[in-house]
The prediction has a mean pLDDT of 81. A computed fold for a 72-nucleotide RNA from a Patescibacteria group bacterium, annotated as transfer RNA. Rfam family: tRNA. The family's RNA type in Rfam is transfer RNA.
RNA sequence: GCCCCCAUAGUCCAACGGAUAGAACGGGAGUUUCCUAAACUCUAAAUCCAGGUUCGAAUCCUGGUGGGGGCA
Numbered sequence: 001g002c003c004c005c006c007a008u009a010g011u012c013c014a015a016c017g018g019a020u021a022g023a024a025c026g027g028g029a030g031u032u033u034c035c036u037a038a039a040c041u042c043u044a045a046a047u048c049c050a051g052g053u054u055c056g057a058a059u060c061c062u063g064g065u066g067g068g069g070g071c072a
Base pairs, nucleotide, nucleotide: 001071002070003069004068005067006066007065010025011024013022018055027043028042029041030040031039048064049063050062051061052060
């Protein structure tokens, strides 16, 4: 330098182009307990960035950024 793949809560993962983007673990509050743990209830939290296509984009297209791999 060229090519390919990936990027979504704090973490690990879901989500035919059509929900209010969902779950688990973790965080916060509460109930219970003498206290803790466990259990139960409630709760906050995310689409890497900028454009484009579309009635509608996390999803498709282009460019960029970051990570991984291959060739040279």
The organism belongs to Bacteria candidate phyla, within Bacteria.